Small-subunit ribosomal RNA from Aiolochroia crassa, 1543 nucleotides, folded computationally. The prediction has a mean pLDDT of 84. NCBI's taxonomy places the organism under Eukaryota, Opisthokonta, Metazoa, Aplysinidae, Aiolochroia. Its Rfam family is "Bacterial small subunit ribosomal RNA". Rfam links the family to the GO terms ribosome and structural constituent of ribosome.
[in-house]
């Protein structure tokens, strides 16, 4: 940093997919060890159990066990100095001790947890607070006096099942209260000052309001108690730290298919209320407030530091770690207190759960661990409080699921092993294989080593600092006094972790490797198994018998204790484009305009300083990221340092631009004079052609209409034609890529009114500009609504054609409508498919309407200014094209795109009389969809040209019969292939057996055939006999070859390797054919154009049978075709001369080259001449050529053959060989008899004979060529009527045979009849072939004598020795020949021509086709499946209004009833509580509309589905050009009307 995927192939646009980082992950397979993190993402669901908030007794009262106990009575004992002493018991007063509990203090508002909620000042950031509060700490100042009532605990009743509660009685306090005191503080009036701003601050007076002790010592001292000191505390106060609360600026989410909203609302005035502002409340007064800069409503979200991807700039996310709001089972609410409206607190409602004795109560793990459930998914009901850090406490010490630790889980990142080293017979298995090999592979064994880690066994750190108290030293007090008090050294316990890290012996390679993936993209490739099946797939795509893509397998490639899938997020994606994209044709300029709001805005001075900009400062927590450095053996991981954080905030400086203010200016804009040209607009008026219609006249069979026709029309007089009238609608000619208009859109003249525009000079205002979200206008045609008006034309409809049909294309008719008025609609391919505006950059010719030079003031012609057009340069585009009228370079603005369908659908609003219009999704589906642009191919598109292509022409096919081949049927079997053209008398050049591959039966099993090994036995081979249907089997005779004597060659019999398949695949393959097509094409190298497919050459103007030649040209050559060379056949010449020949000579017969001879002849055989447009003449461009003519046997490739470019048709053949792969192996091989391939209702092809007289028959008579012949040809001669027999001569052939050629020719007969045509069919008699003619052979001879009278519709073949018609030969073959090669004989007729059919060549054009028109495709219907839309309804949820009822509870009222502290002498009273009551008020409810989910009869379209129906709408002129709007009508693409568009 890319790559795969739209195509036949290119470029482009454009979507979809990968490669990659990540992750609280999950899920498969696999899993040694350690460190260091992490871990219910779902359902703020529901929770048994245990713990997560205590603690102080140095604040209080009581105070149980217990004792280092003091005093003292008493009693007993002992001792005796008889009242001491000493001991035991009891008992009282101390003390010590603190248990469980209460009053009181501080905590409980921290810490812990979740993300429901909330779009907000909730957060983040910056301030602001002169509108505020602060327990506990810190530091100052000043204080701590006097009394006083009472209640908990507890006793003692009662009540309850219980929770608990009540009534009496007594008591303590740092628990309550009264006085007293007032530094300070509050409140109130004055005065004064400081600020940007004061309710603040100074100063004076004037009201008001404080406390609590505890404890250590010491001293008086019996105890008490008081004193002093000292420490904890308490009260006032100033400040300060912390922490909190309020406000404010900016920041950060989707939806306008939410556009209006708001009544305490917005503000004001008093008053309430708070720590404090403030409608925060209220009561009054006013009508404000917010909103396109997005209010209001919806939806979804905690927020941020951060994390995660990115080259950034963004996107994405908010989990742990920190900051900060929220919530604590749901909803309200207060109370307490420095702080809450309080997660392990309180009421009250509610829903659950649980416990009762039914009367009641209890309860909230979103603390830690567990539990159920839920889910693809997330862990111990683990140690300790040793360290960190909180709360209490004087401390000690308690408390502390926070924390410190440890366990589970590869969940994540670090690190470390699973072992080195050397081993080559290149082991052994295994997969391949061409069987030689390869390769797994030094890989393993072997050998030498080494212990990180693993077992076992010993040592064994650091984390721990200090408390209590001891020592010592210092100080602060100064008082009568202190062993108290404060500081500092020092000494001094305490380890959950934990059998710790680590580290030392010991043992021994030992106990430790898997997972994916191997078509491309993506690195890595064989076998075998499957055979659109199994399965794969992330995109292309893979699998129907040879799968590198499915499954194993060996190999290989990646990673590696992890490797894959999933899923999510960034990236690649420049694919929402700020950096960084577009909109003529691909998705994308609003139909146009005018304007508001925004946005941008000429010039010259001057001020400001908002923006810029440039210093300085605070702040932007830490923790992370980045740098350096440290510290665990490294590294994750920790720790120090630095920097950095593009932001905010204050501030000082500058003035270039940009704004803002002032003052100018004229270049931009505009006005005004003077001319000008126009289908610009509106309302009048007028006019002529036409049509149509009405009147007469004329006149008399038709008109009309089409491809053809036909409805229509017309003897009641049409049409056609006069005259004359009426209407209503359009204005020819001019007319022009002319003109005017913002755009629709404007056309006959004439007037009125009326908007724009050009020009030319001046003068005039001074930036007045430019572009426009929303808005308003104007907007063809169709449509609507009312009223006219209707001549033509004409959806709809009628009717006649046309067709399979014809809801259409053509006709005939015709209604709304087209027209006008006024009103609506509000859209078109409203297009230049190209928004408006300025300014710049080559130019050429037109054309419109000005102004100005030349110019004889003429024709022109130069310059210039608007406009409208072609063609073009640079540049610019994917091409194509554009190109001063840019789609070029730029600038301001607007407007619109973001993959195809679904769909401009639904749904919602807004508009509309309606038709409809604007606005405008999602599910769902597809891997494309699309542009320009190439080569093809294709058109019922164009030009040119060819061909027995048509057309002239002859004869045939298609009708008969019979042959033959097929198809179908039939059958044990009718073996198999061929199947338009290009299969069908084809393979087959010849099926009675054989062939034969089918069928039935009967048989072998190393086999009918082949090599090759081993063992045994041989008489190889020839021949008879027996049995059988035959292959077989059994027997008899006869009899070998070569040898080194070992055997071998042959043969049998056993075993073993293999034979053998016409079995499958011709869609696995070679040869080989067939065809287009003897068609003129197909290609290449260089060059040279195009980004590229590719073009050029190869196309053009000529000509040719030809890409055949000239020519010409960015192309030059050049190959495979054509042609030529080959074979034949026409003509000559030479040369040879038998079997061939015979002119001349001679001989000979009846006759014959018969014979001798002879080479002229013809013939045969070679080798040569010849024909080249070479000649004339003409056209042609001078050329290529072509046309004509001489000569010549042949004349323009002189006939015919062989020869077949690249390709096409998955064309034909595995049955003609070969050949991969698969199958059969006592069969699918082989052998045999017998069948069948010859079947027979039909269908269709090729042929034969014929229908007769240009023939039939009978008699007689002439000419061939080419072939063939020894298991042959077969003369002659004899028999048959013949086929033929017998005979056997010649001949291995220019000798002999086949071999008499037939049409013809000459005569005669038949006379138009199913016949003397025509022969099939049948019957009988034969004859050859052959083991054998029954199935099932040709021939013959007699006898029968069918159909058939020239063949529908349609269709073959041939252009000269050709067609037609005539007979001969030949392979194959025992034997069959109408078939097929071949040969000759008689011997035509037509071609004007290329219009049309089929073919096929080139050029062009147009395509949506590329499997290439047998191609693409469109709709309706039908079957399944998806999603979705409407929908009677039903069912939830939300929030809205009104009203109900109203808990708790707070404020506010009270006349009821309680009432210790205060006042009072007392009566009472204050003040306090309870009831009641009043406003708000939460769940309920009750009404109504909204909004949004689930369901849902029906209904609807949409999509998707290898082989359903119907048509053919669309791409070719697609067979009626297509599209776009609209209206109408049709089973359905659609038709048709009007108007518009070229795509």
């Nucleotide at each position: 940093a890319g790559a795969g995927u739209u195509u036949g192939a290119u470029c482009c646009u454009g979507g979809c997919u990968c490669a990659g980082a990540a992750c609280g992950a999950a899920c498969g397979c696999u899993g040694g060890c350690g460190g260091c993190g992490u871990g219910u993402c779902u359902u703020a669901a529901g929770c048994a159990u245990g713990c997560a908030a205590g603690u102080c007794g140095a604040a209080c009262g009581a105070g149980a066990a217990c004792c280092a106990u003091g005093g003292u009575g008493c009693u007993u004992c002992a001792g005796c100095u008889u009242g001491c002493u000493g001991a035991a018991g009891c008992g009282c007063c101390g003390g010590g001790g603190g248990a469980c509990a209460g009053u009181g203090g501080c905590g409980a508002a921290c810490g812990g947890g979740u993300g429901a909620g909330u779009a907000a000042c909730a957060c983040g950031u910056a301030g602001g607070u002169g509108a505020u509060c602060u327990g506990c700490c810190c530091c100052g100042a000043a204080g701590u006096g006097u009394g006083g009532g009472a209640u908990a605990g507890c006793c003692u009743a009662u009540g309850g099942a219980a929770a608990c509660a009540u009534a009496g009685g007594g008591u303590a306090a740092u628990a309550c209260c009264u006085c007293a005191u007032g530094u300070g503080a509050u409140c109130c009036g004055a005065g004064g000052g400081u600020u940007g701003g004061a309710u603040u601050c100074c100063u004076c007076g004037g009201a008001u309001g404080a406390a609590a002790g505890g404890c250590g010592c010491a001293a008086u001292c019996g105890c008490a108690a008081u004193u002093g000191u000292g420490u904890c505390g308490c009260u006032u106060u100033g400040g300060g730290a912390u922490g909190a609360g309020c406000c404010u600026g900016c920041g950060g989410u989707c939806c306008a298919u939410u556009a209006g909203u708001u009544a305490g609302u917005u503000g004001g005035u008093g008053a309430g209320g708070u720590a404090a502002u403030a409608g925060c409340u209220c009561a009054c007064c006013a009508a404000g407030g917010c909103g396109a800069u997005g209010a209001u409503g919806g939806a979804u979200a905690g927020c941020c530091g951060g994390c995660c991807u990115g080259a950034g700039a963004g996107g994405g996310u908010g989990a742990a770690c920190g900051g900060u709001c929220a919530c604590a089972c749901u909803g309200g609410g207060a109370c307490u207190g420095a702080g809450a409206c309080a997660c392990g607190g309180c009421c009250c409602a509610g829903a659950c759960u649980c416990c009762u004795a039914c009367g009641g109560g209890a309860g909230g793990c979103a603390g830690c661990a567990g539990c159920u459930a839920a889910g693809a998914a997330u862990a111990g009901u683990c140690c300790g409080c040793a360290a960190u850090g909180g709360g209490g406490g004087a401390a000690a010490c308690c408390c502390u699921g926070a924390c410190g630790g440890u366990g589970c889980g590869a969940c994540g990142c670090c690190g470390c092993g699973u072992g080195g080293g050397u081993g080559a017979u290149g082991a052994a298995g295994g997969c391949c294989u061409g069987a030689c090999g390869g390769u797994u592979g030094u890989a393993a064994a072997g050998c030498c080593c080494u212990u990180u880690u693993c077992u076992c066994a010993g040592c064994g750190a650091a984390g721990a600092a200090u408390a209590a108290g001891g020592u010592g030293a210092g100080g602060a007090g100064u008082g009568g006094a202190a062993c108290g008090c404060c500081u500092c050294a020092u000494c001094g316990a305490u380890g959950a972790c934990g059998u710790u890290a680590g580290u030392u012996g010991a043992g021994g390679a030992a106990g430790a490797a898997g997972c994916c993936c191997c078509g491309g993209c993506c690195a890595a490739u064989u076998a075998c198994g499957u055979g659109c099946c199994a399965g794969c797939a992330g995109c292309c795509g893979c699998g129907g018998u040879a799968a590198c893509a499915c499954g194993u397998a060996a190999g290989g490639g990646g990673c590696g204790a992890g490797c894959g899938u999933u899923g999510u997020u960034c990236g690649g994606a420049a694919u929402u484009a700020u950096u960084g994209g577009g909109c003529g044709u691909a998705a994308a300029g609003g139909g146009c305009g005018c304007g508001u709001a925004g946005g941008c805005g000429g010039u010259g001075c001057a001020g400001c300083a908002a923006g810029c900009u440039u210093g300085g400062u605070g702040u932007a927590a830490a923790a992370g990221g980045c740098u350096c450095g440290g510290g665990c053996u490294c590294a994750a991981c920790c720790c120090g340092a630095g920097g950095a954080a593009u932001g905010c905030g204050c501030u000082g400086g500058g003035a270039a631009c940009u704004g803002c203010u002032g003052c100018g200016c004229u270049a931009g804009a505009g006005u005004c004079u003077u001319g000008g040209a126009g289908g610009g607009g509106a309302a009048g008026c007028u006019g002529g052609a036409a049509c149509u219609c009405c009147u007469g006249g004329u006149g008399g069979a038709g008109g009309g209409g089409u491809g053809a026709a036909a409805u229509c029309u017309g003897u009641a007089g049409a049409u056609a034609u006069c005259a004359g009238g009426a209407a209503g609608a359009a204005c020819a000619c001019c007319g022009g890529u002319a003109g005017c208009g913002a755009a629709g859109g404007c056309g006959a003249g004439c007037u009125u009114c009326u908007g724009g525009c050009c020009a030319a000079a001046g003068a005039c205002u001074g930036a007045c500009g430019c572009u426009g979200a929303g808005g308003c206008g104007c907007g063809a045609a169709a449509g609507c609504g009312u009223g006219g008006g209707g001549a033509g034309c004409g959806a709809a409809c009628a009717g006649g054609a046309u067709u399979a049909g014809a809801u259409a294309c053509c006709c005939u008719g015709g209604u709304a409508g087209u027209c006008c008025a006024c009103g609506c609609c509000g859209u078109a391919a409203a297009c230049g498919a190209u928004g408006u505006g300025c300014a710049c950059u080559a130019g050429g010719c037109g054309u419109a309407g000005g102004g100005u030079g030349c110019g004889u003031u003429g024709a022109g012609u130069g310059c210039u200014c608007u406009g409208u057009g072609c063609c073009g340069g640079a540049g610019c585009u994917a091409a194509c094209g554009c190109g001063u009228u840019a789609a070029g370079u730029g600038c301001a603005c607007c407007g619109c795109c973001u993959g195809g369908g679904g769909a401009g659908u639904a749904u919602g609003c807004c508009c509309g009389c309606a038709a409809g219009g604007g606005u405008g999704a999602a599910a769902c589906u597809c891997a494309a969809a699309g542009g320009a642009a190439u080569u093809g191919a294709c058109g019922g598109g164009g030009g040119c040209c060819c061909g027995c292509a048509c057309a002239a022409g002859c004869g045939g096919u298609g009708g008969a019969g019979c042959a033959u081949g097929u198809g179908g049927u039939u059958u044990a079997a009718u073996u198999c292939g061929a199947u338009g053209a290009u299969a069908c008398g084809c393979g087959a050049g010849g099926a009675a057996c054989c062939u034969u591959a089918c069928c039935a039966g009967g048989g072998c099993u190393u086999g009918a055939c082949a090599u090759g090994u081993g063992c045994a036995c041989g008489g190889a081979g020839g021949u008879c006999c027996a049995u059988g249907a035959g292959a077989g089997u059994g027997g008899g005779u006869u009899g070998u070859c070569c040898u080194u004597c070992g055997g071998g060659a042959c043969g049998u019999g056993c075993a073993c390797a293999c034979a053998g398949g016409u079995a499958u695949u011709g869609c696995a393959u070679g040869g080989c054919c067939g065809u287009c097509g003897u068609c003129a094409g197909c290609u290449c190298g260089u060059g040279u154009c195009g980004u590229g497919a590719g073009a050029u050459g190869u196309u053009g103007g000529g000509u040719u049978a030809a890409g055949u030649c000239c020519c010409g040209c960015a192309a030059c050559g050049a190959g495979c075709g054509c042609a030529a060379c080959c074979c034949u056949u026409a003509c000559c010449g030479u040369c040879u001369g038998u079997u061939g020949c015979c002119a001349a000579c001679a001989g000979g017969u009846a006759a014959u080259g018969c014979u001798g001879g002879g080479g002229a002849c013809u013939c045969g055989g070679a080798c040569g001449g010849a024909a080249c447009u070479g000649c004339c003449g003409g056209u042609g461009a001078c050329a290529a050529a072509c046309c004509g003519g001489a000569g010549g046997a042949a004349g323009g490739u002189g006939g015919g053959g062989a020869c077949g470019a690249g390709g096409u048709c998955a064309g034909g053949u595995c049955a003609u060989c070969a050949u991969g792969a698969u199958c059969c192996u006592u069969a699918c091989g082989u052998c045999c008899u017998g069948g069948g391939c010859u079947a027979c209702a039909c269908a269709c092809g090729u042929g034969c004979u014929a229908c007769a007289a240009u023939g039939g028959u009978c008699g007689g008579u002439a000419c061939a060529g080419a072939g063939c012949g020894u298991a042959g040809c077969g003369a002659u001669a004899c028999g048959g009527c013949g086929a033929c027999g017998u005979u056997g001569a010649g001949c291995a052939a220019a000798u002999c045979g086949c071999u008499g050629a037939a049409a013809g020719c000459c005569g005669g007969c038949c006379u138009u009849g199913g016949u003397u045509c025509g022969g099939a069919u049948u019957g009988g008699a034969g004859u050859c072939u052959g083991a054998a003619a029954c199935u099932c052979g040709a021939c013959u001879c007699c006898a029968u004598g069918a159909a058939g009278g020239u063949g529908g519709a349609a269709u073959c073949g041939c252009u000269a020795g050709u067609a037609a018609u005539c007979g001969c030969g030949c392979a194959u073959c025992a034997g069959c020949a109408u078939g097929g090669c071949g040969c000759g004989g008689u011997g035509a007729a037509u071609a004007c021509g290329u219009u049309c059919c089929c073919g096929g060549g080139c050029c062009u054009u147009g395509u949506a086709c590329a499997c290439a028109c047998c191609g693409c495709c469109c709709g309706u219907c039908a079957u399944a499946c998806c999603a979705c839309c409407c929908g009677a309804g039903u069912u939830g949820g939300g929030g809205g209004u009104a009203c109900c009822c109203g808990a708790a509870g707070u404020c506010g009222u009270u006349u009821g009833c309680c009432u210790a502290a205060c006042c009072g002498u007392a009566a009472g009273g204050a003040c306090g509580g309870c009831g009641a009551c009043g406003c708000c008020g939460a769940a309920g409810g009750u009404a109504u509309g909204c909004c949004u989910g689930g369901u849902a009869a029906g209904g609807g379209g949409g999509g998707u589905a290898a082989a359903g129906u119907c048509g053919u709408a669309a791409c070719a002129a697609g067979g009626u050009a297509g599209c776009c709007g609209u209206a109408c009508c049709g089973g359905a693409a659609g038709g048709u009307g009007c108007g518009g568009c070229u795509g």